[in-house]
RNA sequence: UUCGGAGCCGCGGGAGAGACCGGUGACGUGCGGGGCAGCUUUGCCAUCGCGCGCGCCGGCGCCGAAGGCGCAACACCGCCCGGAAUCGCUCAGGCAAAAGGACCGCGGCACCCAA
Numbered sequence: 001u002u003c004g005g006a007g008c009c010g011c012g013g014g015a016g017a018g019a020c021c022g023g024u025g026a027c028g029u030g031c032g033g034g035g036c037a038g039c040u041u042u043g044c045c046a047u048c049g050c051g052c053g054c055g056c057c058g059g060c061g062c063c064g065a066a067g068g069c070g071c072a073a074c075a076c077c078g079c080c081c082g083g084a085a086u087c088g089c090u091c092a093g094g095c096a097a098a099a100g101g102a103c104c105g106c107g108g109c110a111c112c113c114a115a
Stems, first nucleotide, its partner, number of pairs: 001115002004112002007109007018060001020059006027053007034045004061095003067091001068089003074082001
């Protein structure tokens, strides 16, 4: 320097499936009611009701492209071992956004093997 192999970092792209149902909260917030003060406006207090958000618990449905698990062919017979995935299973994870995301592209770093 070149062929091959695996890895890390940065940037970009990147699918699927309920923004489900119920319970609950001394959480946040909006509206209405109540009380107090003030009185042109308005402000404060605790609590009740409803809505939204968030947290927790439970339930049913669903997705698969983090990870995990499983398997075919594989010279003849039997056994054992090995044996891939974007295939299967769905433990985990996920089902508005965000995050994550197999894999792809570009750039960089450095390792192994051979010449």